[in-house]
RNA sequence: UCUGCAGGCCGGGUGACCGCGGGCCGGCGCACGCCGGUCCGAGGAAAGUCCGGACACCGUAGGGCAGGACGCUGGGGAAAGCCCAGGCGGCGAAAGCCGACGGAAAGUGGCACAGAAAGGAAACCGCCAGGAGCGAGAAACAACUCUCCGGAGACGCUUCGGGUAAGGGUGAAAAGGUGGGGUAAGAGCCCACCAGCAUCGCGGUGACGCGGUGGCUAGCCAAACCCCGUCCGGUGCAAGGCGAAGCAGGCUCCGCUGACGCUGCCCGCCGAGGAGCCGGGUGCGCCGCUCGAGCCGUCGGGAGACCGCCGGCCUAGAGAGAUGGUCAUCCAAGACAGAAUCCGGCUUACAGGCCUGCUACAGAA
Numbered sequence: 001u002c003u004g005c006a007g008g009c010c011g012g013g014u015g016a017c018c019g020c021g022g023g024c025c026g027g028c029g030c031a032c033g034c035c036g037g038u039c040c041g042a043g044g045a046a047a048g049u050c051c052g053g054a055c056a057c058c059g060u061a062g063g064g065c066a067g068g069a070c071g072c073u074g075g076g077g078a079a080a081g082c083c084c085a086g087g088c089g090g091c092g093a094a095a096g097c098c099g100a101c102g103g104a105a106a107g108u109g110g111c112a113c114a115g116a117a118a119g120g121a122a123a124c125c126g127c128c129a130g131g132a133g134c135g136a137g138a139a140a141c142a143a144c145u146c147u148c149c150g151g152a153g154a155c156g157c158u159u160c161g162g163g164u165a166a167g168g169g170u171g172a173a174a175a176g177g178u179g180g181g182g183u184a185a186g187a188g189c190c191c192a193c194c195a196g197c198a199u200c201g202c203g204g205u206g207a208c209g210c211g212g213u214g215g216c217u218a219g220c221c222a223a224a225c226c227c228c229g230u231c232c233g234g235u236g237c238a239a240g241g242c243g244a245a246g247c248a249g250g251c252u253c254c255g256c257u258g259a260c261g262c263u264g265c266c267c268g269c270c271g272a273g274g275a276g277c278c279g280g281g282u283g284c285g286c287c288g289c290u291c292g293a294g295c296c297g298u299c300g301g302g303a304g305a306c307c308g309c310c311g312g313c314c315u316a317g318a319g320a321g322a323u324g325g326u327c328a329u330c331c332a333a334g335a336c337a338g339a340a341u342c343c344g345g346c347u348u349a350c351a352g353g354c355c356u357g358c359u360a361c362a363g364a365a
Stems, first nucleotide, its partner, number of pairs: 004358007012330007020041009043336001047347002050345005055236004062267004067232005072086005087101001088099004102227002107225002109221003124168002126164003130160006144153003176194006195217001197214007240287004249278006261269002294313004299308003331334001
C1' cells in the first nucleotide's frame, strides 16, 4: 500500500445572453399596473407521510371501559418507533456491526412434518432380570458343564408381562452437559467440573459482573392471548380568521322525551338547531406564511449525545403554483431527486469524489 471498519463533507465549476417567483428603492400612472435598479430564490434526502411536537379549531375537552404505542441501565432532548454511553446476547481474525432486550415456577393456548413419545411425556429398535415353551431338526452359527441318566444349570430362539431415557433412530426442539462411581441394566441415584436457579458477600448510580453457599433442574413460543410498567382527547393550514360581491327558495326526515357536538362505547357536559335531495348565487382579495426548540463562528463544560456565554447573519414563501433555457469553456463528464404551515427524528433512493481516525487473519514490498 492493496483489504476492511467508523465518522464527517461535497453532490459539476466559471463566464455571457435571454427568462421566471419574491422583498426593498425610484419613476410614470386616478387605479389595475408598467418600467428601471438592487438583493434573495430547493435538498441531503425537499421523498415515504412512518413517529414525535409547535400552532389552530373542536360548547373548558371530566371519569370509566375499550383500543393503541412503547419496554435492559444511566444520561441527553420539548417529545419521540429519537440520540449518546454502558450492560447482556449474537456475528467477525480485528477495527467494529446487529438485537421489540419486561414476565413462560399467574392462567389459557400452540409446538406443523417426521417420530413410539412434544410436557410433570413416551418403550419403535436396543439393553436388563424374571415366567412359559422349544432346541442335533427340513436347513444354518453355536451347543458347554454336572448327573443318581429321570434331569438340572449355562447358552440360543420364540413368547408373556415388567424394568430402563445410557445407545440407535425422528425432529427446530426428546426433560441439564461431560467424565467417574454405582447398578440386573440404567437413571442427579451418588460425586467432580460446567450451565442454569435460589441465596449471601464484594464491586458498580444502575443494567450487571466476580466470588461463596445451597438444593440437585424448572423445554420452547408473549412479533399467541395474556400479566406488569410507562404514555396517549379528537381533527389537521382544505386547521382557522377577516373582508368584498351575489342569490330564491322548495321538499323530506331527525330534534328540549335533548338532536348536532365533546370520543369508538357508557356515564357526564352542552343546549337549538341538524341531515339529505332539488333549485339559485359566487367561484374574488387579505391574513395565517415563515425570526425559528433558526444558521455560522470563537471560547467554555462534558467521555459523548448535548449544554452555556459572547459575537455575527437573515437564508424561497408560490396560490395553476417561480428556481429554467441557449452558447462558450474546464474537469474525473455530473446520480437520486424538486419546497407548499413549520420544526425534531426515522426509513428509503443516490453516479462519482474528498478528508480524518482505526484494524492486520491472509498476501506483497